A computed fold for a 74-nucleotide RNA from a marine sediment metagenome, annotated as transfer RNA. RNAcentral holds the sequence, with entries from MGnify. It matches the Rfam family "tRNA". It is annotated as a transfer RNA.
[in-house]
RNA sequence: CGGGGAGUGGCGCAGCCCGGGAGCGCACCACGUUUGGGACGUGGGGGUCGGGGGUUCAAAUCCCCCCUCCCCGA
Numbered sequence: 001c002g003g004g005g006a007g008u009g010g011c012g013c014a015g016c017c018c019g020g021g022a023g024c025g026c027a028c029c030a031c032g033u034u035u036g037g038g039a040c041g042u043g044g045g046g047g048u049c050g051g052g053g054g055u056u057c058a059a060a061u062c063c064c065c066c067c068u069c070c071c072c073g074a
Base pairs, nucleotide, nucleotide: 001073002072003071004070005069006068007067010026011025012024013023020057028044029043030042031041032040050066051065052064053063054062
């Protein structure tokens, strides 16, 4: 320098192909259960999707540029 993959709550991921309410598990908080804790049950809070721009009535999703990490090649 070229090619490919990844970036979404604290952590691990799905959703992207084919645009239309941002979700799951664990974790966290409260309550119940318990002598207490754990486990279990119920409820709850937390992310505007790596950054910027564009298209569109509408973008995590499509297009362009950039950043970080991984792999391959030179």